[in-house]
RNA sequence: CCCUUAUCAAGAGCGGCAGAGGGAAUAGGCCCUGUGAAGCCCGGCAACCUCGCGGCUAUCCGACGGAUGGCCCGCGAAGAGGUGCUAAAUCCUACAGACGACGUCUGAGAGAUGAGGA
Numbered sequence: 001c002c003c004u005u006a007u008c009a010a011g012a013g014c015g016g017c018a019g020a021g022g023g024a025a026u027a028g029g030c031c032c033u034g035u036g037a038a039g040c041c042c043g044g045c046a047a048c049c050u051c052g053c054g055g056c057u058a059u060c061c062g063a064c065g066g067a068u069g070g071c072c073c074g075c076g077a078a079g080a081g082g083u084g085c086u087a088a089a090u091c092c093u094a095c096a097g098a099c100g101a102c103g104u105c106u107g108a109g110a111g112a113u114g115a116g117g118a
Base pairs, nucleotide, nucleotide: 002117003116004115005114006113007112008111013042015041016040017039021032022031023030026094027093028092029091043086044085045084047083048082049081050077051076052075053074054073055072056070057069058068059067060066061065090110095107096106097105098104099103
């Protein structure tokens, strides 16, 4: 880099360095920013991998209980580790469909992150 899969309307600093951009790509918008952008450090948040408890369920033992398992559900903890994240719904839209006074909803597409794989 590629494939599969889950999630993406929640959460997270008036800190230090730094010094002009940034919000994925293309386009149209709209925002943030010297009341300091990007980046680095520290802090913080908690999505996956982790652990525990309960539920549900399958099988077995046997006797009203127990054992083992689950691509299942909920709650909690650890923030320890591996990442990740830390303005605005993935900031909104583009493609399709439905409704319907130009917008709302749904689904794709693209993207981001995690896990697994080649």